[in-house]
Context: one part of a larger RNA
RNA sequence: CUGGGCGUAAAGCGCGUGUAGGCGGACAUGUAGGUCAGUUGUGAAAUCCCCUGGCUCAACCAGGGAACUGCUUCUGAAACCAUAUGUCUUGAGUACGUCAGAGGAGAGUGGAAUUCCCAGUGUAGAGGUGAAAUUCAUAGAUAUUGGGAAGAACACCGGUGGCGAAGGCGGCUCUCUGGGGCGAUACUGACGCUGAGACGCGAAAGCGUGGGUAGCAAACAGGAUUAGAUACCCUGGUAGUCCACGCCGUAAACGAUGUGCACUAGGUGUUGGAAGUAAUUAAACUUUCAGUGCCGCAGCUAACGCAUUAAGUGCACCGCCUGGGGAUUACGGCCGCAAGGCUAAAACUC
Numbered sequence: 001c002u003g004g005g006c007g008u009a010a011a012g013c014g015c016g017u018g019u020a021g022g023c024g025g026a027c028a029u030g031u032a033g034g035u036c037a038g039u040u041g042u043g044a045a046a047u048c049c050c051c052u053g054g055c056u057c058a059a060c061c062a063g064g065g066a067a068c069u070g071c072u073u074c075u076g077a078a079a080c081c082a083u084a085u086g087u088c089u090u091g092a093g094u095a096c097g098u099c100a101g102a103g104g105a106g107a108g109u110g111g112a113a114u115u116c117c118c119a120g121u122g123u124a125g126a127g128g129u130g131a132a133a134u135u136c137a138u139a140g141a142u143a144u145u146g147g148g149a150a151g152a153a154c155a156c157c158g159g160u161g162g163c164g165a166a167g168g169c170g171g172c173u174c175u176c177u178g179g180g181g182c183g184a185u186a187c188u189g190a191c192g193c194u195g196a197g198a199c200g201c202g203a204a205a206g207c208g209u210g211g212g213u214a215g216c217a218a219a220c221a222g223g224a225u226u227a228g229a230u231a232c233c234c235u236g237g238u239a240g241u242c243c244a245c246g247c248c249g250u251a252a253a254c255g256a257u258g259u260g261c262a263c264u265a266g267g268u269g270u271u272g273g274a275a276g277u278a279a280u281u282a283a284a285c286u287u288u289c290a291g292u293g294c295c296g297c298a299g300c301u302a303a304c305g306c307a308u309u310a311a312g313u314g315c316a317c318c319g320c321c322u323g324g325g326g327a328u329u330a331c332g333g334c335c336g337c338a339a340g341g342c343u344a345a346a347a348c349u350c
Stems, first nucleotide, its partner, number of pairs: 003322004007304002012318001014201004021194003025088007033081002035077004041071002049065006091191001092188004096183004103177007110154001114150008125136002162169002206247006215241002220236004258317006266295012299306002323350003332343004
């Protein structure tokens, strides 16, 4: 390079926005770059192929032909690609109405619980475990009642429920703000899809500066267990967990399944919308659109399984894989305060 692949065997970038590029709806007309047909010139000889001939044959050699799949000249065709012009509305979008939602940011606020402090009642234990001990307690603990303070998280509702591109999002109220569904009409008129680089977002842990610290809790200390116990269990406990700003840029970042479009039996739940039937009390039923689950046919699959939310049938574009180890490594480069991240070999070995 040509292939074959990427749910679980190696392989889908964590996710998006988007540049170049690639690809791209319907109709009409033109052009003729690609394309197609014919034609001109060229495509050295040898070689390869075919037919003859010469060495006794063959290898080898000679003659003739074909071929040299290419480039080029001219003429023509106009379906397709391209291009130009004009038009269209189905793709895409805008306006309008309506709807659901833990989508995001900021501010405020509520109750339960926990811990601590003060006060009352009250007395000898409490706590903890498999059993204990460390620990707390006659300087009055635990329990209980009242009051106060603080920080963090929001029981029930809560649901294979909802929203978001992913990470993720859950008390309540307000302000600002993104996206989406449905309905019917009008408008724009291909404005689209994908997306190398690039840019942005990105759990937890970690880092920097400044705050905060109730509970929990790496490290650490002690008590147990044990042959030992740098653990599992217990008592404590600092970073951290929380807030603001700035870094880091990684995860089994998973549906281990890239994005978009089209097509291909059904059944049954559930969420949001619309229309209709009957009826008016909630409901119920039918149809339909958008999501989210389960089951299942054809088909696919090595099997497991997937199956209109495809892993089926196709198209477009991107990313990635190419035996195991060495190696989520070394070196170099880029990024980072650091931790480290990204990119990424070879020797050797099986």

Source information: A computed fold for a 350-nucleotide part of an RNA from an uncultured organism, annotated as small-subunit ribosomal RNA, central domain. The prediction has a mean pLDDT of 87.